[in-house]
Context: one part of a larger RNA
């Protein structure tokens, strides 16, 4: 020097990214127990007091500094943020605010179901039958969940319009029985084959019309105006499908920003409340609250401490000498 422990004046978080490590805290029995609350809960809240042994035992009595005298064996309180909860998860860097969840909506399926599989026979769904099964979005509960169908999805008609193979009228070409003629050659050309061309016949689909947002999404701008100043309830103009309701808001979202003001601190880029100028919240990609829940994030307080001030001793194992 390193590793595992053990004590420690005086001070206690001055440490640090953060009290991370540590040390408090602790069994049983009594008294007491706040806010909130979804009336169970919060709660072992919190704060206190007892605590051994002997005995003729609701009483008496004994040791000892000390009475769960060793082990064992909750630290707590205040506020915020995120998910409602129990649960699940990256076997070997993330256990969480990410899955999942009961509910909540929305769609498909009438059973030889939709859906998933297999090439198929078959299989699953289900020996089930709309209170059922399948996919999608949300995410317990409470209040709620505004406008926009112009894009694109999706569903509805089925007037028109395009629009495929097929089938084919016709019209040309070729090909020749025959016919003609200027007969060693030309030229006309029926039927049938056969080739182009193609009227017409025609289905979804698409275009057209309509619906549909808890489908995909998407929710302006300038310009004035009130009897101090400031502001606009108000007009006026442009574009738009429609111009962001309600509820929150510097946010897990605010660049500017360490935003202003207030609280807490002797001093606060972080936390809290509030304001609103939202760069670039916002209603089931849900919005705004919430009791209880969390090895979850974030600030704070008590104790308590070797985490520090600032180190010191010890103890076991290494390492190092020496054999």
């Nucleotide at each position: 020097c390193c590793c595992u422990c053990c004590u420690u004046a005086a001070g206690g978080a001055a440490c640090u990214c953060g009290g991370c490590a540590a040390a408090a805290u602790a069994g049983c029995u009594c008294u007491g127990u706040a806010a909130c609350u979804u009336c169970g809960g919060a709660a072992g809240a919190a704060a206190g007091a007892g605590u051994g042994c002997c005995u003729u035992a609701u009483g008496g009595g004994c040791u000892g500094c000390a009475a769960u005298a060793u082990c064992a064996a909750g630290u707590u309180c205040c506020a915020a943020g995120c998910a409602a909860c129990u649960g699940u998860u990256u076997a070997g860097c993330a256990a969480a605010a990410a899955c999942a969840c009961a509910g909540g909506u929305c769609u498909c399926c009438g059973c030889u179901a939709a859906g998933u599989u297999g090439u198929a026979a078959g299989a699953c769904g289900a020996c089930g039958u709309a209170u059922g099964g399948g996919g999608g979005c949300u995410g317990a509960c409470g209040c709620c969940u505004g406008c926009c169908c112009a894009g694109u999805g999706c569903c509805g008609u089925a007037a028109g319009g395009u629009u495929a193979a097929u089938g084919u009228a016709a019209u040309u070409g070729g090909u020749u029985a025959g016919c003609u003629u200027u007969u060693u050659a030309a030229g006309c050309g029926a039927a049938g084959c056969u080739a182009a061309u193609a009227a017409c016949u025609u289905a979804a689909g698409c275009c057209c019309c309509g619906g549909u947002g808890a489908a995909c999404g998407g929710c302006g701008g300038c310009c004035g105006u009130a009897a101090c100043u400031a502001u606009a309830a108000c007009g006026g103009u442009c574009c738009u499908a429609a111009g962001g309701u309600a509820g929150c808001g510097a946010a897990a979202u605010u660049c500017c920003u360490u935003g202003g003001c207030g609280g807490g601190u002797a001093a606060g880029u972080u936390c809290c409340g509030u304001c609103c100028c939202g760069c670039a919240c916002g209603a089931a990609u849900g919005g705004c609250g919430u009791a209880a829940u969390g090895a979850u994030u974030u600030g704070g307080a008590a104790g308590c401490u070797g985490u520090c001030u600032c180190a010191a001793g010890g103890a076991g194992g290494g390492a190092c000498u020496c054999g």
Overview: Predicted 3D model of a 323-nucleotide part of an RNA (large-subunit ribosomal RNA, domain IV) from a bacterium. The prediction has a mean pLDDT of 84. Rfam family: Bacterial large subunit ribosomal RNA. RNAcentral holds the full RNA, with entries from ENA.